SAM riboswitch aptamer (S box leader), 157 nucleotides, folded computationally. Of the family's consensus pairs, 97% are formed in the model. Model confidence (mean pLDDT): 78 of 100. Its Rfam family is "SAM riboswitch aptamer (S box leader)". Gene Ontology term of the family: regulation of gene expression.

């Protein structure tokens, strides 16, 4: 950046400057803050996203093995000789090694991210249920599932 995946109900707080706000933006609610908010700094700390170990199973390139097919000619008609072909390719089996992908379980230097409430909750959609004089439609409530915004992170451009 109108780009791509992948998470987002888990989990982790103390100090120190600082001095009124913040919880992404808008509105709604509902919280957190003068027992100190933003924000900077140190220090811990939680997490496994790049990363890395280890096992299993999948898959691909190589690789090895087996496999496809046999024709023509010839006289001496056989278990015969002689020539050419059995390349690319394709099946089918192995599985040391590389390569990559999936699940289970470990590791924490280092890169980042995070250390109140699910992204603190709703907004749009759908669906199932109640309610409304209430069949269909409408409203408003509720749970449920999706999407939109945003946030991290790997990767692209």
């Nucleotide at each position: 950046c109108g780009c791509u995946c992948a998470u987002c109900c888990a989990g982790a707080g103390g100090g120190g400057c600082a001095g009124a706000g913040g919880g992404a933006c808008a509105c709604g609610g509902c919280c957190c803050g003068u027992u100190g908010a933003a924000g900077c700094c140190c220090c811990g700390g939680c997490a496994a996203c790049c990363c890395u170990c280890c096992a299993g199973c999948c898959g691909g390139c190589a690789c090895u093995c087996g496999u496809g097919a046999g024709a023509u000619c010839g006289c001496c008609u056989g278990a015969c000789g002689a020539u050419c072909g059995c390349a690319c390719c394709g099946c089918g089996a192995g599985g040391c090694c590389c390569c990559g992908g999936c699940u289970a379980g470990g590791g924490a230097a280092g890169g980042u991210g995070c250390c109140a409430a699910u992204u603190c909750c709703g907004u749009c959609u759908c669906a199932u249920g109640g309610c409304g004089a209430g069949a269909u439609g409408c409203g408003c409530c509720a749970u449920g599932a999706g999407g939109a915004a945003g946030a991290u992170g790997a990767g692209g451009a």